[in-house]
RNA sequence: CGGAGUGUAGUAUAAUGGCAGUAUACAUGCUUUGGGAGCAUGAGGUCCGGGUCCGAUUCCCGGCUCUCCGA
Numbered sequence: 001c002g003g004a005g006u007g008u009a010g011u012a013u014a015a016u017g018g019c020a021g022u023a024u025a026c027a028u029g030c031u032u033u034g035g036g037a038g039c040a041u042g043a044g045g046u047c048c049g050g051g052u053c054c055g056a057u058u059c060c061c062g063g064c065u066c067u068c069c070g071a
Base pairs, nucleotide, nucleotide: 001070002069003068004067005066007064010024011023012022013021018054026042027041028040029039030038047063048062049061050060051059
């Protein structure tokens, strides 16, 4: 420099254009002499900008991050 791919909650990971889930972690409560485990509840997220669309995590364009391949 060229090509391909990735980006969603603290972490990991789903979501065929129609209310963004799950596990774990975190907070509160119950339980326990206490801790752990268990149960219930809660908070927390779509990399950035633009476009298409009634509606975008999803489709298109550009940028950025990371990974791989080639030179």